[in-house]
RNA sequence: UUUAGAGAUAGAGGCGCGAUGCUUAGGAGUACUAUUACGGAGACAAGCACUAUGAUGUAAUAGGAAAGGAUUCAUCGCCGAAGUGAAUAGCUGAUGCUUUAAGGCUAUGUUGCUGGUUUUGCAUAGAAUAUGUGCACGACUGUCACAAUUUUUUUUGUGGAGAGCUAUCCAAAGC
Repeated sequence: UUUAGAGAUAGAGGCGCGAUGCUUAGGAGUACUAUUACGGAGACAAGCACUAUGAUGUAAUAGGAAAGGAUUCAUCGCCGAAGUGAAUAGCUGAUGCUUUAAGGCUAUGUUGCUGGUUUUGCAUAGAAUAUGUGCACGACUGUCACAAUUUUUUUUGUGGAGAGCUAUCCAAAGC
């Protein structure tokens, strides 16, 4: 100097990623409970229970939550950080109980996609115009390759993907 490798170690990107705890708003004067009045047979996916000694429901009065999600700050772990789709397993899950549906949560080995941030639009979850997730067209940014361009520092364009990129070490060969 070159080659080889999902090798080892250490790093970089930036409104960078995630976890935990605290704060705050909101959820909401909502759900729900009690009393009174109206009303008159159901309410639930199914069953059991409940119900004319008044169901579902409506109005007034008096009380009156919580969770998920979000936010502030701090600490910790990190740079496939992490997120997400599918699959498998478990838990949860419609009223008073049981079962179960949609859905939600957790975990694991596998596998697909995404370098990161972000505006907008659509869809979805959600109380929400907050926010999350997915898809699409963009913008910015980091990295490598190629092609031009040089004030030899750079600048521009195109393209790729993190199994990437940078540095060092390990092995082989040449000088």
Lysine riboswitch aptamer from Clostridium polyendosporum, 175 nucleotides, folded computationally. Its Rfam family is "Lysine riboswitch aptamer". Its family is annotated with lysine biosynthetic process in the Gene Ontology. Rfam describes the family as follows. Riboswitches are metabolite binding domains within certain messenger RNAs that serve as precision sensors for their corresponding targets. The sequence is in RNAcentral, with records from Rfam.